[in-house]
């Protein structure tokens, strides 16, 4: 200093341009003498930031910042 991949709920990850999910977590209900487990129901997000394309963007393009790889 050159190229590439990644960024989404508290955390691991989905969503092939048309209401943003699931597991785990956390709160609560059933179960049990008590925990745990099993079930059930709830809760959960300015999709990293700034623009651009589009009727419509998590998703396309460009630029930042952060992390990884990797060439030199």
């Nucleotide at each position: 200093g050159g190229a590439g991949g990644c960024a989404u709920a508290g955390c691991u990850c989905a969503a092939a341009g048309g209401u943003a999910g699931a597991g785990u977590g956390c709160a609560g209900g059933u179960u049990u003498g008590u925990c745990a487990u099993a079930u059930c129901u709830g809760u959960g997000g300015u999709u990293g930031u700034g623009g651009g394309u589009u009727c419509g963007a998590a998703u396309c393009c460009c630029a930042c910042u952060g992390u990884c790889u990797u060439c030199g």
Model confidence (mean pLDDT): 83 of 100. A computed fold for a 72-nucleotide RNA from Phaeophyceae sp., annotated as transfer RNA. Its Rfam family is "tRNA". Its family is annotated with triplet codon-amino acid adaptor activity in the Gene Ontology. Rfam classes the family as a transfer RNA. Lineage of the source: Eukaryota > Sar > Stramenopiles > Ochrophyta > Phaeophyceae. It is recorded under the gene name trnD-GUC.